This is a predicted structure of an 83-nucleotide RNA (c-di-GMP-I riboswitch aptamer) from Paenibacillus sp. OAS669. The model forms 100% of the base pairs in the Rfam consensus. The RNAcentral record of the sequence draws on Rfam. The organism belongs to Paenibacillus, within Bacteria.

[in-house]
RNA sequence: ACGAAAAAGGCAAACUUCUCGAAAGAGGGGGACGCAAAGCUUCGGGCCUAAGGAUUUUGAUCUACGGCAGCCGGGCCACCGAA
Numbered sequence: 001a002c003g004a005a006a007a008a009g010g011c012a013a014a015c016u017u018c019u020c021g022a023a024a025g026a027g028g029g030g031g032a033c034g035c036a037a038a039g040c041u042u043c044g045g046g047c048c049u050a051a052g053g054a055u056u057u058u059g060a061u062c063u064a065c066g067g068c069a070g071c072c073g074g075g076c077c078a079c080c081g082a083a
Base pairs, nucleotide, nucleotide: 002081003080010035011034015030016029017028018027019026020025033070039076040075041074043073044072045071046068047067048066052063053062054061055060
């Protein structure tokens, strides 16, 4: 570097329940759709939310210092060993 109808082990979507949160979402339990980095990291892009702030025709609009690593790149680290 690659990824077996190999072996050992691992993670856990939806849904549900409790907690936290303004929300997005996160954490614990249950549960497995999937995953060879579905381990870690917001550095670049993308996406979600908009409490606070700004604007306002009072309808709303904009905004991340909040999130998503199971959206894609990058970085870091790692189990196993056939072709």